[in-house]
RNA sequence: ACCUGAUAAGGGCAAACCCGUCGAAAGGCGGGGGCGCAAAGCCUUGGGUCUAAAGUGGUUUAACUGCUAUGAUUGCCAGGUUGCCGGG
Numbered sequence: 001a002c003c004u005g006a007u008a009a010g011g012g013c014a015a016a017c018c019c020g021u022c023g024a025a026a027g028g029c030g031g032g033g034g035c036g037c038a039a040a041g042c043c044u045u046g047g048g049u050c051u052a053a054a055g056u057g058g059u060u061u062a063a064c065u066g067c068u069a070u071g072a073u074u075g076c077c078a079g080g081u082u083g084c085c086g087g088g
Base pairs, nucleotide, nucleotide: 002088003087004086005085012037013036017032018031019030020029021028022027035075041081042080043079045078046077047076048073049072050071055067056066057065058064
């Protein structure tokens, strides 16, 4: 340096749920809490999925409802990139 993850060692992160907070929502952030994870570190580049404020249509203007990310998800998959330890 490359491939790899048996057994470890030191550890790391933190699902659901609860409380607070931001947001139209999806969801994010903080605290608690642990389902799990060898990248469950980081990046929305491609795909998927979620939401639909604004926009635009349907409807008699309303209510309701369809379409639609510029929003979200990295713990959906892929890709990029940076790492601890062990084995080869």
c-di-GMP-I riboswitch aptamer from Firmicutes bacterium HGW-Firmicutes-14, 88 nucleotides, folded computationally. The organism belongs to Bacillota, within Bacteria. It matches the Rfam family "c-di-GMP-I riboswitch aptamer". About the family: GEMM was predicted in a large-scale screen for bacterial structured RNA regulatory elements.